[in-house]
RNA sequence: CGACGACGACAGGGGAGCGCCGAGAGGGCGCUGAGAGUGCGGCAGAUCCGCAGACCCUCGAACCUGAUCCGGCUCGCACCGGCGUAGGGAGUCGAGAGCUCGCCACC
Numbered sequence: 001c002g003a004c005g006a007c008g009a010c011a012g013g014g015g016a017g018c019g020c021c022g023a024g025a026g027g028g029c030g031c032u033g034a035g036a037g038u039g040c041g042g043c044a045g046a047u048c049c050g051c052a053g054a055c056c057c058u059c060g061a062a063c064c065u066g067a068u069c070c071g072g073c074u075c076g077c078a079c080c081g082g083c084g085u086a087g088g089g090a091g092u093c094g095a096g097a098g099c100u101c102g103c104c105a106c107c
Stems, first nucleotide, its partner, number of pairs: 001102003004098001007094004011058004017031005038052005063088003069082004
């Protein structure tokens, strides 16, 4: 001097499952998980929707599709492997973290 990019700012993307009880509920209890619905509004109420919050993620396994997928395991979800070099998927700026890496100079 350059690279990487922990981190920061602003901006953006995303999900909310399973078991038991219950007529049903974004109801109760419990499980996994970073997160499993916290607040306000539409609304008298519900499915649902919008906004905000928490959490995760932004070049990629956050998340979606294939998929009511296939194998293992589980009561089931979760988890592990496959599918998967698959198809999609939201970024710019700064970086002064690092017994980091490369190059150059000097001792």
A computed fold for a 107-nucleotide RNA from Microlunatus sagamiharensis, annotated as TPP riboswitch aptamer (THI element). Model confidence (mean pLDDT): 76 of 100. The organism belongs to Microlunatus, within Bacteria.